[in-house]
RNA sequence: GCGCCGGUAGCUCAGUGGUAGAGCAGGGGCCUUUUAAGCCCAAGGUCGCGGGUCCGAUCCCCGCCCGGCGCA
Numbered sequence: 001g002c003g004c005c006g007g008u009a010g011c012u013c014a015g016u017g018g019u020a021g022a023g024c025a026g027g028g029g030c031c032u033u034u035u036a037a038g039c040c041c042a043a044g045g046u047c048g049c050g051g052g053u054c055c056g057a058u059c060c061c062c063g064c065c066c067g068g069c070g071c072a
Base pairs, nucleotide, nucleotide: 001071002070003069004068005067006066007065010024011023012022013021018055027041028040029039030038048064049063050062051061052060
């Protein structure tokens, strides 16, 4: 330098056009003599950045950045 894959909540990951979710962690509550376990609730997001297409983009297209793998 070229090709492929990935970047979404604090962490691990879903979501492949209709306005984003799960588990774990953290917070509150129930239960328990207490802790742990279990159960319930709420919160937490410029979806890597910038453009384009579209009525509408996490998703499609282009460029760039970061990480991984391969080729040279």
Predicted 3D model of a 72-nucleotide RNA (transfer RNA) from a Candidatus Uhrbacteria bacterium. Its Rfam family is "tRNA". About the family: Transfer RNA (tRNA) molecules are approximately 80 nucleotides in length.